Transfer RNA from a Sandaracinaceae bacterium, 72 nucleotides, folded computationally.
Model confidence (mean pLDDT): 84 of 100.
Its Rfam family is "tRNA". Its family is annotated with triplet codon-amino acid adaptor activity in the Gene Ontology. By type it is a transfer RNA.
The source organism's lineage runs through Bacteria, Pseudomonadati, Polyangia, Polyangiales and Sandaracinaceae.
RNA sequence: UGGCACAUAGCUCAGGGGUAGAGCACCACCUUGACACGGUGGGGGUCCCCGGUUCAAUUCCGGGUGUGCCAA
Numbered sequence: 001u002g003g004c005a006c007a008u009a010g011c012u013c014a015g016g017g018g019u020a021g022a023g024c025a026c027c028a029c030c031u032u033g034a035c036a037c038g039g040u041g042g043g044g045g046u047c048c049c050c051g052g053u054u055c056a057a058u059u060c061c062g063g064g065u066g067u068g069c070c071a072a
Base pairs, nucleotide, nucleotide: 001071002070003069004068005067006066007065010024011023012022013021018055026042027041028040029039030038048064049063050062051061052060
């Protein structure tokens, strides 16, 4: 310098146009003498940033930033 991939909840990740989910973690309750396990319910997200397309963008397009890999 060029190419490719990725960026979504505290963590690991789904979702690929119609206002976002799982597992673990966290909180409350049940259970126990207490803890753990288990059960029920709950909270938590400007979907990396800026533009564009669209009635509508986390999703498609362009640019940027960051991370990883490859080539030089």